[in-house]
RNA sequence: CCAGUCGGCCGGACGGCCGCGAGCGCUACACUCGAAAGGGUGCGUUCGAGGAAAGUCCGGGCUCCACGCGGAUACGGCGGCGGGUAACGCCCGCCGAGAGUGAUCUUAGGGAUAGCGCCACAGAGAAUAGUCUGCCGAAAGCGUCUUGGUCUUCGGACUAUGGACGCAGGCGAUGGUGAAACGGUGGAGUAAGAGCCCACCGCCGCGACCGUAAGGAAGCGGGCACGGCAAGCCCCGCCGGGAGCAAGACCGAAUAGGAGCACGCGUCACGCAAGUGACAGAUCCGUCCGCGGAUUGUGUUCGGGUUGGUCGCGAGAACCGUGUGGCGACACACGGUCCAGAGGAAUGGUCGUCACCUCGCAAGAGGAACAGAACCCGGCUUACAGGCCGACUGGCACU
Numbered sequence: 001c002c003a004g005u006c007g008g009c010c011g012g013a014c015g016g017c018c019g020c021g022a023g024c025g026c027u028a029c030a031c032u033c034g035a036a037a038g039g040g041u042g043c044g045u046u047c048g049a050g051g052a053a054a055g056u057c058c059g060g061g062c063u064c065c066a067c068g069c070g071g072a073u074a075c076g077g078c079g080g081c082g083g084g085u086a087a088c089g090c091c092c093g094c095c096g097a098g099a100g101u102g103a104u105c106u107u108a109g110g111g112a113u114a115g116c117g118c119c120a121c122a123g124a125g126a127a128u129a130g131u132c133u134g135c136c137g138a139a140a141g142c143g144u145c146u147u148g149g150u151c152u153u154c155g156g157a158c159u160a161u162g163g164a165c166g167c168a169g170g171c172g173a174u175g176g177u178g179a180a181a182c183g184g185u186g187g188a189g190u191a192a193g194a195g196c197c198c199a200c201c202g203c204c205g206c207g208a209c210c211g212u213a214a215g216g217a218a219g220c221g222g223g224c225a226c227g228g229c230a231a232g233c234c235c236c237g238c239c240g241g242g243a244g245c246a247a248g249a250c251c252g253a254a255u256a257g258g259a260g261c262a263c264g265c266g267u268c269a270c271g272c273a274a275g276u277g278a279c280a281g282a283u284c285c286g287u288c289c290g291c292g293g294a295u296u297g298u299g300u301u302c303g304g305g306u307u308g309g310u311c312g313c314g315a316g317a318a319c320c321g322u323g324u325g326g327c328g329a330c331a332c333a334c335g336g337u338c339c340a341g342a343g344g345a346a347u348g349g350u351c352g353u354c355a356c357c358u359c360g361c362a363a364g365a366g367g368a369a370c371a372g373a374a375c376c377c378g379g380c381u382u383a384c385a386g387g388c389c390g391a392c393u394g395g396c397a398c399u
Stems, first nucleotide, its partner, number of pairs: 001395010012354007020048007030041004050370001054381002057379005062244004075240005080094005095109001096107004110235002115233002117229003131172001132175001134171003141167006147160005183201005202224001203222004209216002248311004258302006266279005281296006318337008356367004
């Protein structure tokens, strides 16, 4: 210098002016909305989105409901080992397996001699395997043809380590199929072959020793048996009550509606009475002020509760700095900081200077991602213009 791997961080800066939301203070105790509860209106001051606020996938806090204790079963989740954490399916370190020259990356990674099931297509054969192509056909055997010899009644018979072809049979070596064909290479051996035998490699069992453990492993033994799939059922181990801030708590209207107490009970009709109906009166609502409608003795007290309102609601598994322990995740100690919270709605606009990118000789012009809290926290996943820092690997060149 080129190519690459991993980790961490930023997500425009400063200032002026004008706005918006929340907390606190001040003035006033006013005005306004509302039946009430309660809310709104001025000025000042402080604060006011994110690394993902997102998806709502996992784990918790908090709240209500359920629940004697222990066990089993069903269902769901998780699954190498050790550690971290409030907890986790998250994180850290390590082990095994796989990929890469390497830095490094990937890994749902318990059990396939508990049982069941499946292994598409292709292929002869896919799991107590198999003869399609093919090799042999030695030994014992069958059929056809044929060669030599001997005998002959001339039909044939006998004979040979006879020969050829076919078959029975032997083989798992060759070709071919497949993700996978029941160890591989070489030799010896054989009729041809084969762990049948031998050497090396692989595999299986035991295993000194090392490691907290997963696991690693010198060495010894064994011709080798035991295919794969559990993100198929299943088996083993561990974990798991339900619902969620529309949780839940409080305040609290009437011409809705429950109960108690005191006082009272107009006129008429019906009725023995209880009571019913009409009228009057009263209260309330609407109103075009003419009236229309609703309720029914009056007063008072208590409880529930709908519309509605308030709280829940942010000092926290919080953040920043320093130190200590630890490889690390993280923990502890000390010091400092207060940091949004509502309605679904606020968190912005504009000007100036600087920084970044693009265009332009210049003056200058344009651009700037993904996206936006809603009870809170820890994770995971997904989206993202542009930029910064650190560690490491491979190659080339030079010293």

Source information: Bacterial RNase P class A from an Alphaproteobacteria bacterium, 399 nucleotides, folded computationally. Lineage of the source: Bacteria > Pseudomonadati > Pseudomonadota > Alphaproteobacteria.